[in-house]
RNA sequence: CGCUCAUCCAGAGGGGCAGAGGGAACGGCCCGAUGAAGCCCCGGCAACCGGCGUCAGCCUGUCAUCCCGCGAUCGCGGGGUAGCUGACGAACACGGUGCCAAUUCCGGCCCGCCACGGCGGGGCAGAUGAGGA
Numbered sequence: 001c002g003c004u005c006a007u008c009c010a011g012a013g014g015g016g017c018a019g020a021g022g023g024a025a026c027g028g029c030c031c032g033a034u035g036a037a038g039c040c041c042c043g044g045c046a047a048c049c050g051g052c053g054u055c056a057g058c059c060u061g062u063c064a065u066c067c068c069g070c071g072a073u074c075g076c077g078g079g080g081u082a083g084c085u086g087a088c089g090a091a092c093a094c095g096g097u098g099c100c101a102a103u104u105c106c107g108g109c110c111c112g113c114c115a116c117g118g119c120g121g122g123g124c125a126g127a128u129g130a131g132g133a
Stems, first nucleotide, its partner, number of pairs: 003131006013042005021031003026107003043100003048096003052089007064081008104125001109122005
């Protein structure tokens, strides 16, 4: 850089340095010298992954482990722990990320509805996470 999947109408800002841009691009509309971007510090939000808890299933194959029964140091059957898988969850920010103006700020392309002002659904693009090559 491109691929797959999930989510994107909720939530959460102060300080220091800096000094004119920023909201991805385009068109709008906004934010910005009462200080933009960027960097640093502190704080916060959130449940994507790990971790944690509960429940259910499996417990088969390569290595498990314990108990019980039966044959008898191995085999068979049953049950637990561990483990794996899935669902749900918070008493979770401990680890990996992310985020903290406006719905991803709104729109474009397609479809439907319409009181003609708009509204709804989908798509494109984008963001974040997880995964794969």

Predicted 3D model of a 133-nucleotide RNA (SAM riboswitch aptamer (S box leader)). It matches the Rfam family "SAM riboswitch aptamer (S box leader)". Rfam describes the family as follows. The SAM riboswitch is found upstream of a number of genes which code for proteins involved in methionine or cysteine biosynthesis in Gram-positive bacteria. The coordinates come from a structure-prediction model, not an experiment, and the mean pLDDT is 78. The model forms 93% of the base pairs in the Rfam consensus.